Model confidence (mean pLDDT): 80 of 100. Large-subunit ribosomal RNA, half B from an activated sludge metagenome, 1187 nucleotides, folded computationally.
[in-house]
Context: one part of a larger RNA
RNA sequence: GGGUAAAACAAAUUUAGGGAAUUCGGCACAUUGGCCCUGUAGCUUCGGCUGAAGGGGUGUCUAUCUUUGUGCGCUUAGAAAUUCGUGUGCAUUGGUAGAUCUCAGUAACAAGGAUGGCCCGACUGUUUAACAAAAACGUAGCCACGUGCUAAUCUGAAAAGACUUGUAUACGUGGUGAGACCUGCCCAGUGGUGGUGUCUAAAACUCCUUUUCAAGGGAGCUAAGGUCCAUCAAACGGCGGGGGUAACUAUGACCCUCUUAAGGUAGCGUAAUGCCUUGUCGUCUGAAUGGCGACGUGCAUGAAUGGUUUAACGAGGUUGUCGCUGUCCCAAAUUUGAGCCCUCUGAAAAUAUUGCCUGGUGCACAGACCAGGGACGCCUAGUGGGAAGUGAAGACCUUGUGGAACUUUACUGCAACUUGUUGUUGUGAGUUUAAUUGGAAUGCAUAGCAUAGGUAGGAGCGUCGAAGUUGUCAUUUCGGUGGCAAUGGAGCGAACUUGUAAUACUACCCACUCUGAUUAAACUUGCUUACUCUUUAGAGGACAGCAACUGGCGGGCAGUUUGACUGGGGCGGUGCCCUGUCGAAAAGAUAUCGAUAGGACCCAAAGACAAGCUCACCUAGCUUGGAAAUCUAGGGAUGAGUGCGAGGGCAAAAGCUUGUCUAACUGUAUUUUGAAAAGCAAGAAAUGCAGAGAGGAAACUCGGGCCUAGUGAACCCACGUGCUUUUUUAAUAGGAGCCGUGUCUGAUAGAAAAGUUACCCCAAGGAUAAUAAGCUGGUCGCCCCCAAUAGUCCGAAUUGACGGGGCGGUUUGGUAUUUCGCUGUCGGCUCUCCCUAUCCUGCGCGUGCAGUAGCGUGCAAGGGUGUCGGAGUUCACGCAUUAAAAGGGAUCGUUAGCUGGGUUAAGAACGUCGCGAGACAGUUUGUAUAAUAUCUACUAGGUGUGUUAUUGUCUGAGUGGAACAAUCUUCUAGUACGAGAGGAACGGAGGUUGGGUGCCUCUGGUGAGCAGUUGUCAUAUGGCAGGCUGCAUAGCUACGCACUGCAUGGAUAAGAGCUGAAUGCAUCUAAGCUCGAAGCCAACCGCAAAACGAGACAAUUAAGGCCGCAGAAGAAGACUGCGUUGAUAGAGCUCUUGUGUAAGAUUCAAGCUCACGCGAGAAUUUCAGCAUAGAGCUACUAAUAGC
Repeated sequence: GGGUAAAACAAAUUUAGGGAAUUCGGCACAUUGGCCCUGUAGCUUCGGCUGAAGGGGUGUCUAUCUUUGUGCGCUUAGAAAUUCGUGUGCAUUGGUAGAUCUCAGUAACAAGGAUGGCCCGACUGUUUAACAAAAACGUAGCCACGUGCUAAUCUGAAAAGACUUGUAUACGUGGUGAGACCUGCCCAGUGGUGGUGUCUAAAACUCCUUUUCAAGGGAGCUAAGGUCCAUCAAACGGCGGGGGUAACUAUGACCCUCUUAAGGUAGCGUAAUGCCUUGUCGUCUGAAUGGCGACGUGCAUGAAUGGUUUAACGAGGUUGUCGCUGUCCCAAAUUUGAGCCCUCUGAAAAUAUUGCCUGGUGCACAGACCAGGGACGCCUAGUGGGAAGUGAAGACCUUGUGGAACUUUACUGCAACUUGUUGUUGUGAGUUUAAUUGGAAUGCAUAGCAUAGGUAGGAGCGUCGAAGUUGUCAUUUCGGUGGCAAUGGAGCGAACUUGUAAUACUACCCACUCUGAUUAAACUUGCUUACUCUUUAGAGGACAGCAACUGGCGGGCAGUUUGACUGGGGCGGUGCCCUGUCGAAAAGAUAUCGAUAGGACCCAAAGACAAGCUCACCUAGCUUGGAAAUCUAGGGAUGAGUGCGAGGGCAAAAGCUUGUCUAACUGUAUUUUGAAAAGCAAGAAAUGCAGAGAGGAAACUCGGGCCUAGUGAACCCACGUGCUUUUUUAAUAGGAGCCGUGUCUGAUAGAAAAGUUACCCCAAGGAUAAUAAGCUGGUCGCCCCCAAUAGUCCGAAUUGACGGGGCGGUUUGGUAUUUCGCUGUCGGCUCUCCCUAUCCUGCGCGUGCAGUAGCGUGCAAGGGUGUCGGAGUUCACGCAUUAAAAGGGAUCGUUAGCUGGGUUAAGAACGUCGCGAGACAGUUUGUAUAAUAUCUACUAGGUGUGUUAUUGUCUGAGUGGAACAAUCUUCUAGUACGAGAGGAACGGAGGUUGGGUGCCUCUGGUGAGCAGUUGUCAUAUGGCAGGCUGCAUAGCUACGCACUGCAUGGAUAAGAGCUGAAUGCAUCUAAGCUCGAAGCCAACCGCAAAACGAGACAAUUAAGGCCGCAGAAGAAGACUGCGUUGAUAGAGCUCUUGUGUAAGAUUCAAGCUCACGCGAGAAUUUCAGCAUAGAGCUACUAAUAGC
């Protein structure tokens, strides 16, 4: 590209009756639809929902009224544009009346189905480009916090920039999420803010110290921070328990008590949140794991992590009602595509030695092995059971001293922020403190004349003005003392006394006060010149900024860790040591998350030695005194005690008592052992020597404990009247090593270390889980034995305890054999086979079986075993039927067959848990199901060869089938039976349901076709919208019709019997014989000689094919008919059948009319016209010719 008109498929069209019975779910489809009029409940934010809902109208023609625009003629006014009036034409809006046709007038196209309840979110909006459009995000509104402009916040290493050329009615951050009513209690925890007495506390600085230096150590001073005290919850967050109580019961206004930071208020509530749970009640339904309304001890509601409501809105979720329908009962037909056939062209993945079934075996689901059976070869179309089919080194799970991302009160750091010090960094003033120095005062125990600082000198000092007085100031122990001014005009001291000390006067010194100066520090406050900003006027100012050091804070950022064993992993438990027993299989050794009981000490005596003694218990006796106190006598081989478990030990002791002591020593050497068997380490034991000891008369014993548990490597560090050595050496100090001692690793042969991942990734594993298979069979299901009990009596009509024994492999487990370079996981739909432990139907037996109806049980698997409600459900429950509504298996049959509701990804929400990231066999909503079939298998159709010619007709070994199954009514019969009430059967007849097969006369469906009609184009017919509407032939079909037999025979099961022994009886049995079921074998309907054992019979010497015309045959092949000696098809004609009366013509028609005509439509011609897949006739065409 051309044919054909198979299936199944895709996209469409139409379907009788029913009308959601379908299904997770009305998914999908259908209905509705425009315009005009009418009419609208309830709610409301008064805007709306609203086109609510519901009802009616709609064409064409004729006439008339009307709206608007415009052209032309005449006319009025004007110079004109133009204006007024009138007539007329074209177009146009809306109405009214009449007429008329159809099944149908928004006739096609276009064009909301409506409505009620609830959840969530207020709304329009945004989002995972390519599986999630949402309840998530946003939003206006509300609230809190920060921020005074060189603002806060953000980016950047900085310069710089955004916000913003804005200024608190602004900007930034966070929470909530319109509106309405509201927003309770808690500041103990975490966090923010403010304050701050103590304490803690860095660097710098000061001081001390190691003899100096260096490098350390110590002390002092001290900021922020922490501590402490307040405050803040529209900051993170949180918001109890027990007992009793009212005159029926129940409940508990009430009381008691524990306890907290406070104990959940108003609301709402079985919810997007409630486990139990399908809560209980009501309502919707025949029936509701559903919806709605209530109730409330709410596992685990709750108030801006907002609570409760709410009109409007929503491709949100959920549930009703009406309408509507092929979603379904239950399918059918048609169209187109694809398919199939012919011709041409022509990939990819995959790939093997070319490929039967059943049972078994085997790494436990084999085409290949074993056994049996089946099987001639090849091709085509189909179906999708198998190849644990193809695709992808499993996303689940585990492991890895793999990774990544995220979180945080994991570990360790870093940025940022903040604190102090120093530098950049100058100059003043004041105050305070300290030091040095100058000056001036002051110095009170008692005694003493009295306010005696100390020491020394000291006999003087004073007219260069003493005492005293007045005024004033300072100080005070309140007695006094001192200063200054005035006055005054001679005293004070020594001697005496008192006392530790004796005074006048002078000098020095101590303590304290005042004051001046210098230095230093701190604080406060100025200045301007560094520096900063700037509008170039100024402003700020040694601050800030920057740099260094420093304390704090610091998931903002980074690097890492987050262990092992393990009957998968996680949770739990465990890890080292000692002892006994069992396991442990009669040497020894021996594992498990095998069983059982212990340790992580203790004692200065509970150690050493010597000596002495004998315990528990029993009997007898003595005053309280008893069964048992202490005492006496006797018996008493362990029955006591030995610090603690257990085992093994122990009697002039290893026990008990007393005495003396410290061997609970130092050094050293060798040997054995190192735990069955190789080697080490730690550890243990024995012996000897030396030293110094204890006890004992001595021999002798003693290097802790009657023995076996009571524990910790190496490095670093510290300590020691220790030893050795090293640098410089005259000697130290310092360093190193050895020995000894001490401080750890309990994950105990010993890293310094938290989580999440459903956003995930990589490697490996069936070394290891989830599914399935295998093994097992506790559990599960079923059966059997015994027979207590019940059954009026009575074990066995029925019931069947306590126990016992099996079978099955449908439950749940155990196990970890197969599969992790991949076997698709629940339920439903579809379709098939099998089992029987039988629910119904058939045949029996027993009965506490009169009949009816039952109960129990035997044989029996031929057939049947259904519909609906809610829930994803399997299961279970319910409603109404039914003969019955049995149980199971097949990789929990069936996803290269469908679905995808559930589980089980990425989005999101609630409750709960978690500081958080996140988590939940808790809930909720949303969410990609690949593919052209190679082999085998199966269903069909061809073809080759064989069977030794061709053609035809048969037989039937074998094989498939259910070809039937069940029920109801009636007669039998109101009979048998029964007191009655009730109430059968054998047998006969008729129907119904289910199943099967065939057919199309009828009834329907679909349907070339015919007719009507809308829009539009072209115009005689007609095209397009594969237009819409009505009817319909053939064919194909079901929802339609017909058939599906009464039967019968044989052998049997359970069972019923005959005869009859073993067992002189009895006995259905042992020999023999008769019956007996829907079951078995035939009968009945198909296939069938490849039945390789290849059959029989008949006819014939030829037959068949290619080719052509066709077909109620058909995917292709095939089959059937015909091929001129012909009706095979076409064509023509006749009829039938469908539609419903063609075109043209004539005559009418509401009216109008310029009387020319216009006019939807009607009647006649016309049972017309058109069509005809059907029946017949006719060689006109093609079946010629030929191989």
It matches the Rfam family "Bacterial large subunit ribosomal RNA". The full RNA is in RNAcentral, with records from SILVA.